[in-house]
RNA sequence: AGAGUUUGAUCCUGGCUCAGGAUGAACGCUAGCGGCAGGCUUAACACAUGCAAGUCGAGGGGCAGCGUAAUGAAGUAGCAAUACGGAAUUGACGGCGACCGGCGCACGGGUGCGUAACGCGUAUGUAACCUACCUUUAACAGGGGGAUAACACUGAGAAAUUGGUACUAAUACCCCAUAAUACUUAGAAGGGCAUCCUUUUGAGUUGAAAGUUCCGGCGGUUAGAGAUGGACAUGCGUUGUAUUAGCUAGAUGGUGAGGUAAUGGCUCACCAUGGCGACGAUGUCUAGGGGAACUGAGAGGUCGAUCCCCCACACUGGUACUGAGACACGGACCAGACUCCUACGGGAGGCAGCAGUGAGGAAUAUUGGUCAAUGGAGGAAACUCUGAACCAGCCAUCUCGCGUGAAGGACUACGGCCCUACGGGUCUUAAACUUCUUUUAUAGGGGGAUAAAGUCGCAUACGUGUAUGUGAUUGCAGGUACCCUAUGAAUAAGCAUCGGCUAACUCCGUGCCAGCAGCCGCGGUAAUACGGAGGAUGCGAGCGUUAUCCGGAUUUAUUGGGUUUAAAGGGUGCGCAGGCGGCGCGUUAAGUCAGCGGUGAAAUGUCGGGGCUCAACCCCGGCACUGCCGUUGAAACUGGCGUGCUCGAGUACGGAUGAAGCGGGCGGAAUGUGAUGUGUAGCGGUGAAAUGCUUAGAUAUGUCACAGAACACCGAUUGCGAAGGCAGCUCGCUAAUCCGCAACUGACGCUCAUGCACGAAAGCGUGGGGAUUGAACAGGAUUAGAUACCCUGGUAGUCCACGCAGUAAACGAUGAAGGCUAGCUAUUGGCGAUAUACAGUCAGUGGCCGAGGGAAACCGAUAAGCCUUCCACCUGGGGAGUACGCCGGCAACGGUGAAACUCAAAGGAAUUGACGGGGGCCCGCACAAGCGGAGGAACAUGUGGUUUAAUUCGAAGCAACGCGAAGAACCUUACCUGGUCUUGACAUCCCGAUGACCGCUCUGUAAUGAGAGCUUUUCUUCGGAACAUUGGAGACAGGUGGUGCAUGGUUGUCGUCAGCUCGUGUCGUGAGAUGUUGGGUUAAGUCCCGCAACGAGCGCAACCCCUAUUGUUAGUUGCUACGCAAGAGCACUCUAGCGAGACUGCCGUUGACAAAACGGAGGAAGGCGGGGACGACGUCAAAUCAUCAUGCCCCUUAUGUCCUGGGCUACACACGUAAUACAAUGGUGGUUAACAGAGGGAAGCAAUACUGCGAAGUGGAGCAAAUCCCUAAAAGCCAUCUCAGUUCGGAUUGCAGGCUGCAACUCGCCUGCAUGAAGCUGGAAUUGCUAGUAAUCGCGGAUCAGCAUGCCGCGGUGAAUACGUUCCCGGGCCUUGCACACACCGCCCGUCAAG
Repeated sequence: AGAGUUUGAUCCUGGCUCAGGAUGAACGCUAGCGGCAGGCUUAACACAUGCAAGUCGAGGGGCAGCGUAAUGAAGUAGCAAUACGGAAUUGACGGCGACCGGCGCACGGGUGCGUAACGCGUAUGUAACCUACCUUUAACAGGGGGAUAACACUGAGAAAUUGGUACUAAUACCCCAUAAUACUUAGAAGGGCAUCCUUUUGAGUUGAAAGUUCCGGCGGUUAGAGAUGGACAUGCGUUGUAUUAGCUAGAUGGUGAGGUAAUGGCUCACCAUGGCGACGAUGUCUAGGGGAACUGAGAGGUCGAUCCCCCACACUGGUACUGAGACACGGACCAGACUCCUACGGGAGGCAGCAGUGAGGAAUAUUGGUCAAUGGAGGAAACUCUGAACCAGCCAUCUCGCGUGAAGGACUACGGCCCUACGGGUCUUAAACUUCUUUUAUAGGGGGAUAAAGUCGCAUACGUGUAUGUGAUUGCAGGUACCCUAUGAAUAAGCAUCGGCUAACUCCGUGCCAGCAGCCGCGGUAAUACGGAGGAUGCGAGCGUUAUCCGGAUUUAUUGGGUUUAAAGGGUGCGCAGGCGGCGCGUUAAGUCAGCGGUGAAAUGUCGGGGCUCAACCCCGGCACUGCCGUUGAAACUGGCGUGCUCGAGUACGGAUGAAGCGGGCGGAAUGUGAUGUGUAGCGGUGAAAUGCUUAGAUAUGUCACAGAACACCGAUUGCGAAGGCAGCUCGCUAAUCCGCAACUGACGCUCAUGCACGAAAGCGUGGGGAUUGAACAGGAUUAGAUACCCUGGUAGUCCACGCAGUAAACGAUGAAGGCUAGCUAUUGGCGAUAUACAGUCAGUGGCCGAGGGAAACCGAUAAGCCUUCCACCUGGGGAGUACGCCGGCAACGGUGAAACUCAAAGGAAUUGACGGGGGCCCGCACAAGCGGAGGAACAUGUGGUUUAAUUCGAAGCAACGCGAAGAACCUUACCUGGUCUUGACAUCCCGAUGACCGCUCUGUAAUGAGAGCUUUUCUUCGGAACAUUGGAGACAGGUGGUGCAUGGUUGUCGUCAGCUCGUGUCGUGAGAUGUUGGGUUAAGUCCCGCAACGAGCGCAACCCCUAUUGUUAGUUGCUACGCAAGAGCACUCUAGCGAGACUGCCGUUGACAAAACGGAGGAAGGCGGGGACGACGUCAAAUCAUCAUGCCCCUUAUGUCCUGGGCUACACACGUAAUACAAUGGUGGUUAACAGAGGGAAGCAAUACUGCGAAGUGGAGCAAAUCCCUAAAAGCCAUCUCAGUUCGGAUUGCAGGCUGCAACUCGCCUGCAUGAAGCUGGAAUUGCUAGUAAUCGCGGAUCAGCAUGCCGCGGUGAAUACGUUCCCGGGCCUUGCACACACCGCCCGUCAAG
């Protein structure tokens, strides 16, 4: 000191949350010791029991009990003396229960109910007061008297208690005397603060005392002073609430009296009518106050436990008595509630004293010891009393200190955990082990502070009371602290956390489950966030959690915030109180400043020092305590007073301006209506219509009349007004502003809570008016619906008068006033001037921009800049401008204005995208223009669905569906049925056996599997080795099992669309922008120009291949000449190498002197010549785990493997894609007459020949191919058919065959004969194609034993159309809006239903 969290990202506003400190704490886990502190925060709830205030015999009468002393009875023993015994007596003594009396009990201790108050704090005052005991000063104490308790006797009562009679004492009580400073009165002097105070003189009145004694004293009375303690009064300070605005009758004051220690309405009588209050009275809620404590940089905020001061209270309420002092915690009386006793008549009690109990509560201790010390009461004292106090006990409740060992010690063991796993890492020098130490612990021993005091005795000095000395004696804690010795590492570590904030990471389990969580958020099969483990981090006898307070939070802002758009300027003006206020001089000294003085208790804080071994703790000294009061001074500033000034403000005078306001009069246009004329079939209205009006004459048009409302053009970026607002012309009244001038006043000013006034539209009341328009309402349309938008009507209203209402996005979302701070430009009203020019100036109204400001947008002399003054308002979103209360209103409603609860955001500005039934520009077989299809039929094929033992799996809009599959009868095959195998069908390693394996034969089976037999290696150093088969064990194999949302690779698509980016620079707080936008152009981000950009990369284009022309080289299997062959040749065709050729190169026009476009020439080809390959950054969690590879999970006598048979070919149905047709641009027959290209061929292509109607068969030349074969090209041409379900069409079916193949039943293809369905050009909707293209015709190939209407290629014939870019679809660029960013298949509102 900050951090997390709103967004795709950014800046800001703003809330929420965290890290720190603290506590009288509680809870969870854990726990060795000591010191010092602390310990009912809740029920001021109720209390059993014990104790907490007594003391004095040196005040008194006395003597119950105890002791001493004296006397000593009965009785026992004894003859007796006597002994024992001890009753009883004696107050004589020590003493003393109860009693009288004195002092104390008003302190100490507890609690915080009440109290918002002179209660507390602070500072003053008392000239308005008291004070026992104590100190000091002065004086005095003479005489007398009568009672009463105890005791005794006698009663009442259960008891508590109490009555009567009689006796008696005092330091108890009373009377007399003496004494004045008290009171009254008459003076004098001095002083002060209003009443007055002090001193003093005279006279008068009233009031005192107590004894005891050891003779020192102690005590008594009066008066003065002091000290101490109190009482009263006053200034200032001291919660919330205005949704509490008025309160008050002893109330405010006066006179008099009473009362008090004393002032005072404190009380009373009379008189007056005051007093308090927005500077918050009164009411209400809450609360003891302070020193201090916690926190904070401070200012502040919170708090008032322990300790100290003050107050209040003592079961609740009230009252007084006694007393120096109380309205009294352990006193009294009364009332009440509660508890207890009771003989039912009546009584007793008060723990908020110390312990303790119950209850309440998350929660708070012992019915302990001692008066040794300190302090208190009494006493002359000894002493007694003291739950005050000092100690001990319990509790980790806080805080401080100590310990649980230290050093060495590695093949860094075992074990756990992790990994890239023959190994490494980590726990880990940790342990073991060696050496050392002994705080603590245990045992034994020593030890005596707190007592320098007190008490008693003695001695000395003098003055009998002190001092000194001496002796004796007094310690609860405690036989403790502390010290020594011995033993021995011996007796002692946990808690929380580990996703970010925030230090610390991996594995396993779980699978939006269980759970975590302070905020953000984790968990849906690879969780560093859940649970466990290992490890790590933090703190440590504690650690976490919870609660509360401060901080961070400048998030209530005095220090130190804001209000255009984030929350926030009142709708506007006037204006009382209040706040603030121009220039000069003088004075004052309230504020202000300085010096000095008093006070600010102690403790606490802080600095220095000291004592406990340190520290905490304690002690001493200094400072501080920011405050208040007094006093002396200063006089700048603020204030007060006085005086002056003119620039602020205003007045006068002279001009000017305007839709400023109010009232009256007048005007024309339009609209509607009425009357009347002309005129005839429609009018009106809409996107299109209909409702409506109209032959009873509308609409249209002419004339006349009436009504109400609003004022076209001018008109504007204008003007006026405080705002709302104001518009025809004119008259009257009223107000304002501006300019000029400088005559007058002389600060008269600014702002303004409450208040008063004004205040659009709608609305309300009463009465008018009512043309237009028009909520409600009606009808017609639209629509799925249409309580809307559109249309036809139409009431209130709209207008006027008078009232009410009082709100608006009442907005410039910007309060008023004043001063200052660059410019440019336009305009309104003045001034200056001869002035329509013009510059200047004053007052307005606008635009642009600078400095500056702002989160930015933007503002920018009309500030949102820099300052001053005053007012209003804001403090997260929702709930809510709601509820309640109050005020206003006729009502509608307005004003004021919360809380519970809930969320972690809500929001502002700007950025990049995506999107828009926004805009601009442009492109594409995108539309349009055309040609041909498909959608209808039957068939083929794929898919869905259904079915099935199985119909294996995948593909799903475009971009799945003749797709993976370039070919399912078995195989394929992954599916189903059934039957086998289990180291396995396949790979590597080990051991044993065999010598082979292979092959052949046989049994048996549906087949595999199973079994039997025959045959049968190489090398060799003869040990064996190699190889193969087989048997065995286990490592492992195997999986077309899952996850394409864990992946690689590959592919589709946008899209062959023209885009996608980077470096540096610049701009912006930033995200980002610029470049890449703009003007042209292009197929193209192609090129040119411009430009805060300059360059570059991936894409485009080009480089590659095919093709079109040609040159050259080379030519066999090709070609040529010859009738053929051989042989010859290489001009041509062709083949295949190398070249040439095309570049807007040339000309013209247009264009910006550019790029480029258009036209032309030449050329085989012309503006990219045609075609192919080639696919930027990225998007779709697109497709594929079943091509392959691969992480993780799963199966392992099975989800692996082998085999038979079946299935993938099913079939009410639906869709996609093809092929064939519906026919004459055709069918059939003939012509066998021509003309291709590109391919393939050895388990192959096969000529020719023969057989068969044919598919084909037999046989087989040639050919591993420019040589031979497939190979026949087909459309074409000629003839016929003549519009029919046909000589179209060929499905389906029957029979007979052919071919392939172990095998054509499920389930192949082909041939012949026969059969001859549907179908006559196809609804809505939809598809391909722009030239050698569409259409049409045939040919070939891959796969393949066989099996294409599919796919991939090849050539032949060979069109039509494109005006154009409005629309549909897709795309590119720019721009605009946005509350979207999973990005419009978005976001989001309301209702209903269910949970």
The RNA shown here (small-subunit ribosomal RNA) has 1395 nucleotides and comes from an uncultured bacterium. The prediction has a mean pLDDT of 83. The RNAcentral record of the sequence draws on ENA and SILVA.